[in-house]
This is a predicted structure of a 108-nucleotide RNA (SAM riboswitch aptamer (S box leader)) from a soil metagenome. It matches the Rfam family "SAM riboswitch aptamer (S box leader)". Its family is annotated with regulation of gene expression in the Gene Ontology. Its mean pLDDT, the model's own confidence on a scale to 100, is 80.
RNA sequence: UCUCAUCUAGAGUGGCCGAGGGACGGGCCCGAUGACGCCACGACAACCGCUCCGAUAAUAGAUCGGGGGACAGGUGCCAACUCCCGCCCGGAUAUGGGGCAGAUGAGA
Numbered sequence: 001u002c003u004c005a006u007c008u009a010g011a012g013u014g015g016c017c018g019a020g021g022g023a024c025g026g027g028c029c030c031g032a033u034g035a036c037g038c039c040a041c042g043a044c045a046a047c048c049g050c051u052c053c054g055a056u057a058a059u060a061g062a063u064c065g066g067g068g069g070a071c072a073g074g075u076g077c078c079a080a081c082u083c084c085c086g087c088c089c090g091g092a093u094a095u096g097g098g099g100c101a102g103a104u105g106a107g108a
Base pairs, nucleotide, nucleotide: 001108002107003106004105005104006103007102012041013040014039015038016037020030021029022028024086025085026084027083042078044076047074048073049071050069051068052067053066054064055063056062082101087098088097089096
């Protein structure tokens, strides 16, 4: 960089630091009762691995847009829908659908 899948659920304590942070613009929020970040431990989740079951064909082994578990494995994640809007369509300033961008995983 490309492809595919998912993105309204879920889950925080302690220590260090010290002023900004939520990408950008507009909003709206978080933050000296210490945010953001870093470290430790813990949790959440179930993408991959592992494992149990089921299905397929023909035993083993294999395969699957199948179901479950959560294991001292690899990641991820733990304010707000990806915080909301931004472009297009419909509509009524509500709201709905799609797109762009982004995030995470798996693969190339």